[in-house]
RNA sequence: AACGAACGCUGGCGGCGUGGAUUAGGCAUGCAAGUCGAACGAAGUCAGGGGAAUUGGCAACAAGACCCCGAAGCUUAGUGGCGAAAGGGUGAGUAACACCAUAGAUAACUUACCCUCGAGAUGGGGACAACACCUCGAAAGGGGUGCUAAUACCCAAUACUGUCAUUUGCCUGUGGGUGAAUGAUGAAAGGAGGCCUCUGUUUUAAGCUUCCGCUCAGGGAGGGGUUUAUGUCCUAUUAGCUUGUUGGUGAGGUAAAGGCUCACCAAGGCUGCGAUGGGUAGCCGGCCUGAGAGGGUGUUCGGCCACAUUGGGACUGAGACACUGCCCAGACUCCUACGGGAGGCUGCAGUCGAGAAUCUUCCGCAAUGCGCGCAAGCGUGACGGAGCGACGCCGCGUGGGUGAUGAAGGCCUUCGGGUUGUAAAGCCCUGUCAGUUGCCAAGAAUGGCGGGUCGUGAAUAGCGAUCCCGUUUGACUAAGCAGCAAAGGAAGCACCGGCUAAAUACGUGCCAGCAGCCGCGGUAAUACGUAUGGUGCAAACGUUGUUCGGAAUCACUGGGCUUAAAGCGGGCGUAGGCGGUUUGGUGCAAGUUGAAUGUGAAAUCCCUCGGCUUAACCGGGGAAGUGCAUCCAAAACUGCCAAACUUGAGUAUGGUAGAAGUGAGCGGAAUUCUCAGUGUAGCGGUGGAAUGCGUAGAUAUUGAGAAGAACACCAGUGGCGAAGGCGGCUCACUAGAUCAAUACUGACGCUGAAGCGCGAAAGCCAGGGGAGCGAACGGGAUUAGAUACCCCGGUAGUCCUGGCCGUAAACGAUGUGCACUGGGUGUAGGAGGCAUCGACCCCUCCUGUGCCGAAGUUAACGCAUUAAGUGCACCGCCUGGGGAGUACGGCCGCAAGGCUGAAACUCAAAGGAAUUGACGGGGGCCCGCACAAGCGGUGGAGCAUGUGGUUUAAUUCGAUGCAACGCGAAGAACCUUACCAGGGCUUGACAUGCGCCGGACAGUUUACGAAAGUAGAUCUUCCUUCGGAGAGCCUGCACAGGUGCUGCAUGGCUGUCGUCAGCUCGUGUCGUGAGAUGUUGGGUUAAGUCCCGCAACGAGCGCAACCCUUAUCGUUAGUUGCCAGCACUUCGGGUGGGGACUCUAACGAGACUGCCGGUGAUAAACCGGAGGAAGGUGGGGAUGACGUCAAGUCAGUAUGGCCCUUACGUCCUGGGCUACACACGUGCUACAAUGGUCGGUACAGAGGGUUGCCAAACCGUGAGGUGGAGCUAAUCCCAGAAAGCCGGCCCCAGUUCGGAUUGGAGUCUGCAACUCGACUCCAUGAAGUUGGAAUCGCUAGUAAUGGCGCAUCAGCUACGGCGCCGUGAAUACGUUCCCGGGCCUUGUACACACCGCCCGUCACAUCACGAAAGUCGACUGUACCAGAAGUCGCCCAAGCCAACCCCGCUUCGGCGGGGAGGCAGGUGCCGAAGGUAUGGUUGGUGAUUGGGAUG
Repeated sequence: AACGAACGCUGGCGGCGUGGAUUAGGCAUGCAAGUCGAACGAAGUCAGGGGAAUUGGCAACAAGACCCCGAAGCUUAGUGGCGAAAGGGUGAGUAACACCAUAGAUAACUUACCCUCGAGAUGGGGACAACACCUCGAAAGGGGUGCUAAUACCCAAUACUGUCAUUUGCCUGUGGGUGAAUGAUGAAAGGAGGCCUCUGUUUUAAGCUUCCGCUCAGGGAGGGGUUUAUGUCCUAUUAGCUUGUUGGUGAGGUAAAGGCUCACCAAGGCUGCGAUGGGUAGCCGGCCUGAGAGGGUGUUCGGCCACAUUGGGACUGAGACACUGCCCAGACUCCUACGGGAGGCUGCAGUCGAGAAUCUUCCGCAAUGCGCGCAAGCGUGACGGAGCGACGCCGCGUGGGUGAUGAAGGCCUUCGGGUUGUAAAGCCCUGUCAGUUGCCAAGAAUGGCGGGUCGUGAAUAGCGAUCCCGUUUGACUAAGCAGCAAAGGAAGCACCGGCUAAAUACGUGCCAGCAGCCGCGGUAAUACGUAUGGUGCAAACGUUGUUCGGAAUCACUGGGCUUAAAGCGGGCGUAGGCGGUUUGGUGCAAGUUGAAUGUGAAAUCCCUCGGCUUAACCGGGGAAGUGCAUCCAAAACUGCCAAACUUGAGUAUGGUAGAAGUGAGCGGAAUUCUCAGUGUAGCGGUGGAAUGCGUAGAUAUUGAGAAGAACACCAGUGGCGAAGGCGGCUCACUAGAUCAAUACUGACGCUGAAGCGCGAAAGCCAGGGGAGCGAACGGGAUUAGAUACCCCGGUAGUCCUGGCCGUAAACGAUGUGCACUGGGUGUAGGAGGCAUCGACCCCUCCUGUGCCGAAGUUAACGCAUUAAGUGCACCGCCUGGGGAGUACGGCCGCAAGGCUGAAACUCAAAGGAAUUGACGGGGGCCCGCACAAGCGGUGGAGCAUGUGGUUUAAUUCGAUGCAACGCGAAGAACCUUACCAGGGCUUGACAUGCGCCGGACAGUUUACGAAAGUAGAUCUUCCUUCGGAGAGCCUGCACAGGUGCUGCAUGGCUGUCGUCAGCUCGUGUCGUGAGAUGUUGGGUUAAGUCCCGCAACGAGCGCAACCCUUAUCGUUAGUUGCCAGCACUUCGGGUGGGGACUCUAACGAGACUGCCGGUGAUAAACCGGAGGAAGGUGGGGAUGACGUCAAGUCAGUAUGGCCCUUACGUCCUGGGCUACACACGUGCUACAAUGGUCGGUACAGAGGGUUGCCAAACCGUGAGGUGGAGCUAAUCCCAGAAAGCCGGCCCCAGUUCGGAUUGGAGUCUGCAACUCGACUCCAUGAAGUUGGAAUCGCUAGUAAUGGCGCAUCAGCUACGGCGCCGUGAAUACGUUCCCGGGCCUUGUACACACCGCCCGUCACAUCACGAAAGUCGACUGUACCAGAAGUCGCCCAAGCCAACCCCGCUUCGGCGGGGAGGCAGGUGCCGAAGGUAUGGUUGGUGAUUGGGAUG
């Protein structure tokens, strides 16, 4: 894009189309083929006429059953004619000798009706229906007797250019055409109208005339039969088929050729260009799609075919083997009196069934057409119409204009607004469609009748033709026009994550669901559901199905095969395909090219013109129909024929190289075994061992012998071979290659389905052989295990001969052959040149074999004269992964197995090459307290503290490897506090706004209460323009509030890799691209630090530096700090004074590889040195790139969303966060003598202090108390530094170590130390004697060790944290290893990135398939039995028969007999369904079983 569609939802009108695709399943009912009286007999009806019983009436007369005649007409069964073979339906069968399509043939034929032409139509005869009577049967349907007509039937006559036979001329293509002669033979039917001219008349028809019909013959048109060529689906897991089969002769048969049939003869015919078999299927014009080529399809319309309940058969006829005819057989349905009968919707409607699914039991012959008829006309489910169905195409409408308070409502919202939206309402209009009222067309042309003219005719008749006028014919439709009314009756469906136009909210929470593909959904879903809005299409819109396209994804146009699927393991070679140079050839030129002619039906498509208001639709004309055939022409090329050529190919001659093959013989080294000698305790083996061998003498060693197998060195990307493959030496035989030069043959060539040889290893069969090695197997180890790797043994096998097997990563993963297309450099063989005495070197050519590379090519990698480049020829192979190289079948094999080789089902990938990362028990380089070297710890004890766990009413919450665990917490008795129990409050403990009320609120005070609070009492504000305003309280409304949830919605902040040296960008260049380059390389550095090189050149964030501090010096300044010198002194820098020093705190200096030497590329840099307080970033700090971990934090704050709102908010009291069988982390104190204890004594820094630090003095053993000086601080205070030093004691012990625990007594803080504070004193005196596996920190003023201060804080569980100073080490060979990291490189099936990916069994569930004892169907072959109807034959025919012939008789009407002929009956061949037996193909099912797929 399309559809004969279906389904869902919705649905106003019209036009034109279209509608049983499934069960070729079954069918009730009605209709679908009749017509002709001008072929015929008869019956009925009837205008009219006649007779007439009878009735009425006095009569006249009237009526009148019934009977007779009966024109024209009408109706009807029958005889007869024509039609019924058309029209209509369906697509079952059919893959073909049928058919169809295209083009031919018929010299091998036929044709009713129609047209045309010639001739004729004479004389006779006998029946049968109808009808009547009898009769059988339930019926359907018959039987008998008798009568009768014809355009029914029969005989005779005549007859051609008919037919047949004979003779014969001409033409010709087979039984042909066209003539001539002779002989034989073959016809017929009448009907109707009119007239009286001729003839004849009583009539008027026997006459005339017109029309219709009849017979014979010729021609035509159209139709049909037969036949030829080409084309016409899939399957080789169908390879051979065929006996009337193939041909001939003769005969039969037919309209007609023919094995169409039969007899005889011959043995043929078809097939790889696909026979035979199987499956499927009506074919075509066309239709759909497509740029085309193609692919799909065959509905409607048109052409052809086939079929008509299934199978068989003939009859009639011009035509049938006959849809609404016949006979037989079968199935089914119906009727029946049970004896027997009837039927065939795949005609139109309709019904049932099955199905996702397909209509009215309509109207009419008015039109078109058909049949019959002289005609009128009749018939016609053909057809014309209407009905039903949005099934399709097309058209129209559902209103137009105006209308902003941008209404209300809805939805969203950042709460401002936005959107729906000019949309609505309102106002002003219009009137399509539908509705209603009315009017008027068209489809109608004819035909008939009446009239005119002409023809025929004797005719003014009749008939025919024609013209015009008049008259007559509509099933269906109501288009069209006009009027009326009224915006009134008329919009939905799908979609909105991307593809793909269109987004928001709510609900839901991996649920419910969506989904064409990718994929959405696990609490903020533009993807589910709903709403609003939007987008698209619109009387439709979506979904499903199917076909083509996209798909160059079967590739003719127009693909591929090294690695993605794909080159047969390799050769020889048949058919086939393709084929070098030259000349000629004749070409009725085969292919090829051009022209012409015929055909290619119509419709359709296309163009154009026209008709319906337009369109769809329809009509006219044209074009096209790419094809086929015939014919004419061309002659280059291909083909064919002939002749020639030498370059392709081959042969000959002479050399050469070689693991080329086969056979025979020979050789040495090694191994093992045997024998003998020497010799003694081990050998062997491994990572280390053990099994094993050995005192019965091994291993080792010497000599001799035996056996089998393999051939070291040479040896080489060296050689040979088609491949597999080939390696000691010699000989024989055999094959190929190559070089050189000539000669010869003369295209002999290339490829190669089928076929036939060859074909590693393993394996198999038979017979040998068997040293070593060595599947299986045994033992020893290793290991969690070890059916392995390692070791000790060891059987098949490996070897030989003969025969199988026929496969390999049989690989260059690269088919064979030929040609062409820059080079460079090796190597093997041969030849030539130069040169030489000669061998080399060097140059050239041919053949092989490697490497590197240009163009080109390739997806890339790569290939590149040995192509994967450019061409030609031929073969093989591929078409997503799995299932599966499996199953079934076939072929081969002794077997193992091989070759050929599917499907169901399942997945959305599988795969190639390359890229960036990550990873590796890969490689290289380098770094870090990473290891090592050291020092001190942890892990053991007690205590402190945090965590887990457990417990609890609650033990609030968070942090969880490193990177949670003395963490948030720089301080939980209440508070904090978030938890629990209980008691209260509800605009609230807190904020803002609005409204209302009232002498408020606060303060003081009383009662109750655990308190919060509740209920009272008392007291009462400020400004004022006197209206009010502000503040506060009560009350009400908005709202507050939440440490409730989500750190996986977030901001911010932080941790970590890591203070690791990295992370990127612009431009350029390279690459199809991802990307690369830069950033890699050589050096160097702490460093992507610097230098050099380089298709890169630059730049940014990081590094470094700039900042702070510390170490030295200078300048400035000199109080509260300092004191050298001077003076005073109570001896204290206390005072005067001083700025020198220390110090303070501001500004400077200094250090930069700057200098020297060496190393290095002369660079960067490194090493050493000088000077210097300091030397190579001097020490320390601050500083943390791009990013990673959905790392941490909603409980610090902020914040989206969700949740609670008399509670998840808030207030209060008490409790809890402090629990305690246990486990872990981090610390403190120790275990002691480098110590403890007592006494004396010395030296800091940095801090803090008015709600504070607190001196002196006094009291207390002490914590502390009293006290109050000083200090808002370089001034006063905290404040005694401690280790250290000097001296005394202790003497190695659970101690004068250690201090837990417990008892008692106190102090301090605080409303309050019970749960649950710290400290003091006295007493008590636990564990612990240096700590298992394991593990941590530290490289210098560091570790270790000693004390001091501060924050938080009423106090404090601080042994924590953050700082300060004192004392003050040891060690680093080095980078193998552990951990972490950086750079380069390599492999990768990883990318959530190795904590990755992933294989197989087992268990369970589901699905499809294979096998299977069988079993049940379908189709079909063969053999036989039996054989209906029927054709044909036979002549059997005793039965029956009017026509013609003969004879006899006759009353002349006929009768009888015979013959010819026909029929019934019989029989023979064939013959459908059926039966029996036995095969084949295929399908269903099957206990059980096998693998496969998915979860």